The RNA shown here (transfer RNA) has 74 nucleotides and comes from a Nitrospinota bacterium. Its mean pLDDT, the model's own confidence on a scale to 100, is 84. Rfam family: tRNA. It is annotated as a transfer RNA. It was read from a public genome assembly. The organism belongs to Nitrospinota, within Bacteria.
RNA sequence: UGCGGGGUGGAGCAGUCUGGUAGCUCGUUGGGCUCAUAACCCAAAGGUCGGAGGUUCGAAUCCUCCCCCCGCUA
Numbered sequence: 001u002g003c004g005g006g007g008u009g010g011a012g013c014a015g016u017c018u019g020g021u022a023g024c025u026c027g028u029u030g031g032g033c034u035c036a037u038a039a040c041c042c043a044a045a046g047g048u049c050g051g052a053g054g055u056u057c058g059a060a061u062c063c064u065c066c067c068c069c070c071g072c073u074a
Stems, first nucleotide, its partner, number of pairs: 002072006010026004020057001028044005050066005
């Protein structure tokens, strides 16, 4: 310098192709169970999707620009 991949609750990821309520596992909190802890069971809180525009009735998803991380290349 160019190319490719990625950015989604606290952590790790799915959802994008085919636009239509933002989900899974772990964790956290409360309760149950237990003599007690862990495990197990039930419930709840927590994100509006890296940023800004555009298209659309409607955008995490499509288009444009920018920022950050990883890899390759020079």